[in-house]
Small-subunit ribosomal RNA, central domain from an uncultured rumen bacterium, 346 nucleotides, folded computationally.
The full RNA is in RNAcentral, with records from ENA and SILVA.
The prediction has a mean pLDDT of 87.
Context: one part of a larger RNA
RNA sequence: UUGGGUUUAAAGGGUGCGUAGGCGGACCGUUAAGUCAGCGGUGAAAUAUCCCGGCCCAACCGGGGGGCUGCCGUUGAUACUGGCGGACUAGGGUCCAAACGGCGCCGGCGGAAUAUGUAAUGUAGCGGUGAAAUGCAUAGAUAUUACAUAGAACACCGAUCGCGAAGGCAGCUGGCGAGGAUGGCACUGACGCUGAGGCACGAAGGCGUGGGGAUCGAACAGGGUUAGAUACCCUGGUAGUCCACGCAGUAAACGAUGACGACUUGUUGUCGGCGACAGACGGCCGGUGACAAAGCGAAAGCGAUAAGUCGUCCACCUGGGGAGUACGAUCGCAAGGUUGAAACUC
Numbered sequence: 001u002u003g004g005g006u007u008u009a010a011a012g013g014g015u016g017c018g019u020a021g022g023c024g025g026a027c028c029g030u031u032a033a034g035u036c037a038g039c040g041g042u043g044a045a046a047u048a049u050c051c052c053g054g055c056c057c058a059a060c061c062g063g064g065g066g067g068c069u070g071c072c073g074u075u076g077a078u079a080c081u082g083g084c085g086g087a088c089u090a091g092g093g094u095c096c097a098a099a100c101g102g103c104g105c106c107g108g109c110g111g112a113a114u115a116u117g118u119a120a121u122g123u124a125g126c127g128g129u130g131a132a133a134u135g136c137a138u139a140g141a142u143a144u145u146a147c148a149u150a151g152a153a154c155a156c157c158g159a160u161c162g163c164g165a166a167g168g169c170a171g172c173u174g175g176c177g178a179g180g181a182u183g184g185c186a187c188u189g190a191c192g193c194u195g196a197g198g199c200a201c202g203a204a205g206g207c208g209u210g211g212g213g214a215u216c217g218a219a220c221a222g223g224g225u226u227a228g229a230u231a232c233c234c235u236g237g238u239a240g241u242c243c244a245c246g247c248a249g250u251a252a253a254c255g256a257u258g259a260c261g262a263c264u265u266g267u268u269g270u271c272g273g274c275g276a277c278a279g280a281c282g283g284c285c286g287g288u289g290a291c292a293a294a295g296c297g298a299a300a301g302c303g304a305u306a307a308g309u310c311g312u313c314c315a316c317c318u319g320g321g322g323a324g325u326a327c328g329a330u331c332g333c334a335a336g337g338u339u340g341a342a343a344c345u346c
Base pairs, nucleotide, nucleotide: 004317005316006315007300008299012314014201015200016199017198021194022193023192025088027086028085029084030083031082033081034080035077036076037075038074039073040072041071042070049065050064051063052062053061054060091191092188093187094186095184096183097182100179103177104176105175106174107173108172109171110154114150115149116148117147118146119145120144121143125136126135162169163168206247207246208245209244210243211242216240220236221235222234223233258313259312260311261310262309263308265292266291267290268289269288270287271286272285273284274283275281295302296301319346320345321344328339329338330337331336
């Protein structure tokens, strides 16, 4: 490379938008580029191949045949693909209606808890653990009560739930913005799918500048445990955790399962919309779960939300270690990210 694969054996890009490219619904006409057929030209010789022959044979050499799967021209064919023109509505999009959601951004408000402060009651302990000790406390702690201040997070509802492309999103409320589904079937008329590069978004932790700092808490200190204990447990505690703006760009970024479309036997729950108004649904569409048929699978299992049967496009894999390392390139303030080997070894 051909091939075979990618839930768990190596392998789906973290996610989306989209450029080039690849692929693309049903009908009519036209063209004849791809495609197919006929004919012509060319496809040198040598080599190779088949037949015959010459050196005793062979190597070697000579003659002949076919072929050289190709290219060019020309004349035709028109099913399929392509180009052009026309018309279509089943894909896609737009519009209208009533709903839906913890979707995003900005602001306002609330109660519980925690901590601190002040005041009061009150007196000898509190706290913590397997047991303790460090720690706090007669300069009055812990406990209880009132008031005040601060920051952060929103118990119950809460779900096997909802929304979002993913990351993710939850107290209440106002504003702004976005979304899909359902119903109407009005408009458009293939406008589509995928998507190398590219661009945007992207948890936690980290970085820069400025704020904030209640809780928790890397580092650090002390106490304990232990043979040791740079840990697990305890008492403290800085960065951080929070906000604004900028950077970073990684995760077991997981459904370890790329996107889109078509087809394939049943049961059951639930969310949104619609129909039905019947005491009744073997209803419809879209989501989200459970269990099974066929089928698939090495098995576990998957099973209309496929890992079944197919199609289009992208990404990725090719024994373990060395190694996601080195070097180079590139991005970054840095930390580091992306790309990504080899020797050697089993």